[in-house]
RNA sequence: GAGCCCGUAGUCCAGCGGCUAAGACGCCUGCUUGACGUGCAGGAGAUCGCCGGUUCGAGUCCGGCCGGGCUCA
Numbered sequence: 001g002a003g004c005c006c007g008u009a010g011u012c013c014a015g016c017g018g019c020u021a022a023g024a025c026g027c028c029u030g031c032u033u034g035a036c037g038u039g040c041a042g043g044a045g046a047u048c049g050c051c052g053g054u055u056c057g058a059g060u061c062c063g064g065c066c067g068g069g070c071u072c073a
Stems, first nucleotide, its partner, number of pairs: 001072007010025003018056001027043005049065005
């Protein structure tokens, strides 16, 4: 330098253009226990990497950047 893939809560990860963005772990509260843990119930937490474009409508499609990974040179 070229090609491909990825970027969504603290972490891991779903989400084939249309509800209030799903789940697990973690965190908080209550119940349970002598206590811790386990278990049960509930809760907080993500303007979806950034800037534009398409569309009535974008996490999703398109372009350009930024960051990470793999391959080639």
Molecule: transfer RNA
Organism: Nanobdellota archaeon